[in-house]
Context: one part of a larger RNA
RNA sequence: CUGGGCUUAAAGCGCGUGUAGGCGGAACGGUAAGUGCUUUGUGAAAUCCCCGGCUUCAAUCCGGGAACUGCUUGGCAUACUGCCGUUCUUGAGGCAGGUAGGGGUCACUGGAACCUUAGGUGGAGCGGUGAAAUGCGUAGAUAUCUAAGGGAACGCCUGUGGCGAAAGCGGGUGACUGGGCCUGUCCUGACGCUGAGACGCGAAAGCGUAGGGAGCAAACGGGAUUAGAUACCCCGGUAGUCUACGCCGUAAACGAUGCGCACUAGGUUCGAGGGCCACUGACGGUCUUCGUGCCGAAACAAAAGCGAUAAGUGCGCCGCCUGGGGAGUACGGCCGCAAGGCUAAAACUC
Numbered sequence: 001c002u003g004g005g006c007u008u009a010a011a012g013c014g015c016g017u018g019u020a021g022g023c024g025g026a027a028c029g030g031u032a033a034g035u036g037c038u039u040u041g042u043g044a045a046a047u048c049c050c051c052g053g054c055u056u057c058a059a060u061c062c063g064g065g066a067a068c069u070g071c072u073u074g075g076c077a078u079a080c081u082g083c084c085g086u087u088c089u090u091g092a093g094g095c096a097g098g099u100a101g102g103g104g105u106c107a108c109u110g111g112a113a114c115c116u117u118a119g120g121u122g123g124a125g126c127g128g129u130g131a132a133a134u135g136c137g138u139a140g141a142u143a144u145c146u147a148a149g150g151g152a153a154c155g156c157c158u159g160u161g162g163c164g165a166a167a168g169c170g171g172g173u174g175a176c177u178g179g180g181c182c183u184g185u186c187c188u189g190a191c192g193c194u195g196a197g198a199c200g201c202g203a204a205a206g207c208g209u210a211g212g213g214a215g216c217a218a219a220c221g222g223g224a225u226u227a228g229a230u231a232c233c234c235c236g237g238u239a240g241u242c243u244a245c246g247c248c249g250u251a252a253a254c255g256a257u258g259c260g261c262a263c264u265a266g267g268u269u270c271g272a273g274g275g276c277c278a279c280u281g282a283c284g285g286u287c288u289u290c291g292u293g294c295c296g297a298a299a300c301a302a303a304a305g306c307g308a309u310a311a312g313u314g315c316g317c318c319g320c321c322u323g324g325g326g327a328g329u330a331c332g333g334c335c336g337c338a339a340g341g342c343u344a345a346a347a348c349u350c
Stems, first nucleotide, its partner, number of pairs: 004321003007304002012318001014201004021194003025088007033081002035077004041071002049065005091191001092188003095184005103177007110154001114150008125136002162169002206247006215241002220236004258317006266295003270291008300305001323350003332343004
C1' cells in the first nucleotide's frame, strides 16, 4: 500500500467555530486537461514468459517472438470528471408572522432552614451511639419566645419533562443577549458537507491576587471499635466549598456509539407547533412537522442487543485501532506559577 475494523473484544478527539484540503444539486452550450481508441518515436542487451534448435538426455547455450504494464508525437470520440459561460430551484441561506424553554450575562429582590449576637421564660441536663465516650452545660446549656446580623442553597411545582454544541442549566423580577421549532413560499441562486493544522468553550479538584466564610468538610486533634484500626462510627476542625479577576485543560468529559445527507414495516409515551372535521366551548377525531422515551418487522450483530434518535442499506469527510506487561512511562519538544498536561518510544519479558 491492499485489506479489516472502532456500543461492550484494541479503537470516535470532551465539545464547538472554522483555514487548507477532500467531496459536492438540476439543465444547456463551449473546451478537450483527466478518460477511451488509434498512431509516431523511444522503452540497450541479458533476465522473466512462449515457440523452435544444438549437445545421446538435461542444465547451460543459440535463434525467433512476446513482454518491457512507462514516457512521447499527431488524429478521432465526448458518456463521466475538470475548466469556462448561460440558466434553474428541490440543497443552503434570507424575509415575514407566530411560539415553547432551569439557554447565557448582569443587577435587584423573597421566604424556609441553619449559625452567631442581645434579651425574656426556665432550671439540669443536652448531645451522640450497636453500646459508649470524647464534647456542650449552674459563668445557666438543651427546650421555647422576640429582635438584629450573616453566608450558602433554592423545598413543593419536578416529570421516564424542558433548554444548551458539550461542559452544564432550577426561588422571584428587570435589563441585555444566543439558538431552536412551526406557518407562509416573497427574495438570493449551490452560496453546500466535512474539516489536518489553528482558534474558542470546557464538571470537579487544584493554583495566583483580593474579598467572603453560615453550613458542610480533605488534612489534623480527640473519643470509640479492633489483635492492630494511620479506616468504617462519634465529638471537634483548617484548607476548600462562595464572589471577582487570572491560570489549569483533565474525567466512567458515557449513548463507553464522530459529523452530514438519502433510503428502509408498524405501535405507543411525553413535549413544542400547524392543517382539516366536529363543537358555543372545554374535551375529541384525523393528517402532518420538529423533538423526547419505550416496544418491535426486515436487516444487522459473537452474543447482549440495535432496530427512521440504527449498531440496517449506501455516499462524503475527519479522528482513531493493530497481542499483554513495560507505559500513557522514559527521553526530546511545546504548554503551565506549580501541580502537571499534550505529543510519545525502546530494551526486556510473557
Molecule: small-subunit ribosomal RNA, central domain
Organism: metagenome